[in-house]
Context: one part of a larger RNA
Molecule: small-subunit ribosomal RNA, central domain
Organism: uncultured bacterium
RNA sequence: UUGGGCGUAAAGGGUACGCAGGCGGAUAUGCAAGUCAAAUGUGAAAGGUACCGGCUUAACCGGUAGAGUGCAUUUGAAACUGUAUAUCUUGAGUACAGCAGAGGAGAACGGAAUUCCUGGAGUAGCGGUGAAAUGCGUAGAUAUCAGGAAGAACACCAGUGGCGAAAGCGGUUCUCUAGGCUGUAACUGACGCUGAGGUACGAAAGCCAGGGUAGCGAACGGGAUUAGAUACCCCGGUAGUCCUGGCUGUAAACGUUGGACACUAGGUGUUGGGGGUUCGAUUCCCUCAGUGCCGCAGUUAACGCAUUAAGUGUCCCGCCUGGGGAUUACGGUCGCAAGACUGAAACUC
Numbered sequence: 001u002u003g004g005g006c007g008u009a010a011a012g013g014g015u016a017c018g019c020a021g022g023c024g025g026a027u028a029u030g031c032a033a034g035u036c037a038a039a040u041g042u043g044a045a046a047g048g049u050a051c052c053g054g055c056u057u058a059a060c061c062g063g064u065a066g067a068g069u070g071c072a073u074u075u076g077a078a079a080c081u082g083u084a085u086a087u088c089u090u091g092a093g094u095a096c097a098g099c100a101g102a103g104g105a106g107a108a109c110g111g112a113a114u115u116c117c118u119g120g121a122g123u124a125g126c127g128g129u130g131a132a133a134u135g136c137g138u139a140g141a142u143a144u145c146a147g148g149a150a151g152a153a154c155a156c157c158a159g160u161g162g163c164g165a166a167a168g169c170g171g172u173u174c175u176c177u178a179g180g181c182u183g184u185a186a187c188u189g190a191c192g193c194u195g196a197g198g199u200a201c202g203a204a205a206g207c208c209a210g211g212g213u214a215g216c217g218a219a220c221g222g223g224a225u226u227a228g229a230u231a232c233c234c235c236g237g238u239a240g241u242c243c244u245g246g247c248u249g250u251a252a253a254c255g256u257u258g259g260a261c262a263c264u265a266g267g268u269g270u271u272g273g274g275g276g277u278u279c280g281a282u283u284c285c286c287u288c289a290g291u292g293c294c295g296c297a298g299u300u301a302a303c304g305c306a307u308u309a310a311g312u313g314u315c316c317c318g319c320c321u322g323g324g325g326a327u328u329a330c331g332g333u334c335g336c337a338a339g340a341c342u343g344a345a346a347c348u349c
Stems, first nucleotide, its partner, number of pairs: 003321004007303002012317001014201004021194003025088007033081002035077008049065006091191001092188003095184005103177007110154001114150007125136002162169002206247006215241002220236004258316006266294011298305002322349003331342004
């Protein structure tokens, strides 16, 4: 390389958008680039292969055939691919009418709790643990009542419930804003799928600058435990956690399962719609879109998956190729740094 693979053995890019590229619905007609057929020319000889022959045989040599799967030219075919023209509506999109939602951004507001401050009342303890101690407290703590301040998070509702491409999103109200679903089948008429590079988004921690700091709390200090205890437990506590602007670009970024389309038994729960039945509702039935469980065929090394496929097919991208060395070195690109991305070899088993 080919082949074979990628849920768990090595292997799906963190996610999306999208240029190039690859692939692409139905009908008719034309062209003939691909495709197919025929003819002609060429495809040197030697060698190799098959058969026949010559040296006593063989090696060796001679002859004939075939092959050389190719290329060029000419003539023809028109199913498929391509291309041109015309048309279509099922894919895709638009419009209109509805619907659900922690989707995003900004602003304002709310109550519970916590800590702190002030005051009242009140007295000797409080706190903490397996047990203690450090710690706090007669300068009046803890418990209790009233008032005030601050920051952060939003109990119940809450649900294998919802929304979002993923990361993620949860008090209430308002403003701005994106997407989805259902119905009608009015409009456009293949406008589609995927997507190397590229661009954007991307938890937590971390970094830069400026704020903020109630609680929690790396580091650090102290008390315990212990043979020791640079820990687990306790008392404190700085960065950080929060906000604004920028950077970083990584995660068990996981469904460890790339995206799109089509097809292939069912049963049951649930979310959001539509339709039928009904006087109306409940119930029941049908249907579309999600989200769970169970299960047949099939598949799988097994476990399991099973219309939300890991089944059966088509298209496109990414990735793997024994373990270690190695999420490394060197070089390059990016970054303020931390580092990220790309990514070997010797050697060894």